A computed fold for a 372-nucleotide RNA from an Alphaproteobacteria bacterium, annotated as Bacterial RNase P class A. Its Rfam family is "Bacterial RNase P class A". Its family is annotated with tRNA processing, ribonuclease P activity and dimeric ribonuclease P complex in the Gene Ontology. The gene name in the source record is rnpB. Of the family's consensus pairs, 96% are formed in the model. The source organism's lineage runs through Bacteria, Pseudomonadati, Pseudomonadota and Alphaproteobacteria. Its mean pLDDT, the model's own confidence on a scale to 100, is 78.

RNA sequence: UCAGGCGGUCGGAUGGCCACGCAUGGGCAAUGGGGAAACCCGUCCAUGUGAGGAAAGUCCGGGCUCCACGGAAGUACGGUGCCGGUUAACGGCCGGCGGGGGCGACCCUAGGGAAAGUGCCACAGAAAGCAAACCGCCUGCCUUCGGACAGGUAAGGGUGAAAGGGUGCGGUAAGAGCGCACCGCACCCCCGGCGACGGGGGUGGCAGGGCAAACCCCACCGGGAGCAAGACCGAAUAGGGGCUGCAUAUGGCGCACUUCCGUGCCGCAGCCCGGGUAGGUCGCGCGAGGCGUUCGGCAACGAGCGUCCCAGAUGAAUGGCCAUCUCCCGUGAAAACGGGGACAGAACCCGGCUUACAGGCCGCCUGACGAU
Numbered sequence: 001u002c003a004g005g006c007g008g009u010c011g012g013a014u015g016g017c018c019a020c021g022c023a024u025g026g027g028c029a030a031u032g033g034g035g036a037a038a039c040c041c042g043u044c045c046a047u048g049u050g051a052g053g054a055a056a057g058u059c060c061g062g063g064c065u066c067c068a069c070g071g072a073a074g075u076a077c078g079g080u081g082c083c084g085g086u087u088a089a090c091g092g093c094c095g096g097c098g099g100g101g102g103c104g105a106c107c108c109u110a111g112g113g114a115a116a117g118u119g120c121c122a123c124a125g126a127a128a129g130c131a132a133a134c135c136g137c138c139u140g141c142c143u144u145c146g147g148a149c150a151g152g153u154a155a156g157g158g159u160g161a162a163a164g165g166g167u168g169c170g171g172u173a174a175g176a177g178c179g180c181a182c183c184g185c186a187c188c189c190c191c192g193g194c195g196a197c198g199g200g201g202g203u204g205g206c207a208g209g210g211c212a213a214a215c216c217c218c219a220c221c222g223g224g225a226g227c228a229a230g231a232c233c234g235a236a237u238a239g240g241g242g243c244u245g246c247a248u249a250u251g252g253c254g255c256a257c258u259u260c261c262g263u264g265c266c267g268c269a270g271c272c273c274g275g276g277u278a279g280g281u282c283g284c285g286c287g288a289g290g291c292g293u294u295c296g297g298c299a300a301c302g303a304g305c306g307u308c309c310c311a312g313a314u315g316a317a318u319g320g321c322c323a324u325c326u327c328c329c330g331u332g333a334a335a336a337c338g339g340g341g342a343c344a345g346a347a348c349c350c351g352g353c354u355u356a357c358a359g360g361c362c363g364c365c366u367g368a369c370g371a372u
Stems, first nucleotide, its partner, number of pairs: 001368010012325007020050009032041003052343001056354002059352005064226004077222005082096005097111001098109004112217002117215002119211003134157002136153005142147001165183006184206001185204008230282004240273007251266005289308008326341006
């Protein structure tokens, strides 16, 4: 210098003017206005404060709230799945292990069990799980010399994602773990590690191929619904209950049916009660909180100390203009001129994950080339 890997961080800056939400304080309005009530409300000024790294998707985990629930165990259903740690919790995060990729920095990885059972393995191929032989190789025998038949074989060819270990030497009629060496595999022992696992030695000629993001088995975890949760205040209408007054039948309905008798209910008005709709208030922001620093830990994270208070709307504020600068694009030789400022936007809160994002900045590391 070029090409890369990983992590962090910013998300236009400053000033002026105007406007808006919320909080606090003050002046005026005030014996005020709206409303049945609950409750809400004006105007002016000052001060403070006013979106995000993702506020997003609502995927996972919690707080909080209501409902359900005597305890324990189990069934069903759903989820998680190498080991150790971290945390309020997690499917997150950190550190490792195994496997795969890259020259490397580094990246990817749903990674328990296939010897409990069931199922599947398309096409191709002779054969897809149980041993099978299409071409080939070898032996025997026959031959019309093309080959046919019987047997042996699984090294070579062919099919396939996958064909009962791999390479080499020996061996053989040809072959084959048939024998041997190395690698792999299974079992046993020893050593290291908390563990996943790693290393070494011995024995065995090699065995029941793969798929569990197929059913399933094993281990662990899990009540349901969500701030339109929920709590309180509370008109009107319909409906419910009580009391009082009036009305009351010659009517209707029930007491299985018919007739008679009997009995109960059915009406109107007023007042009260209860529940609760519209409406209103709360829930609603001091919190697993931010920043700085010290200590423990490789780290995630934890502990101590100091400091700060940091949006709370609900017809829903967080905006606009100007100036200077900055960044990008275009024109231009330059000066300058013109245009533009990513993704997006709180609504109960928090920890994660995922997705979107113009343009930068910082740190550590790797490879190649060159110079000293």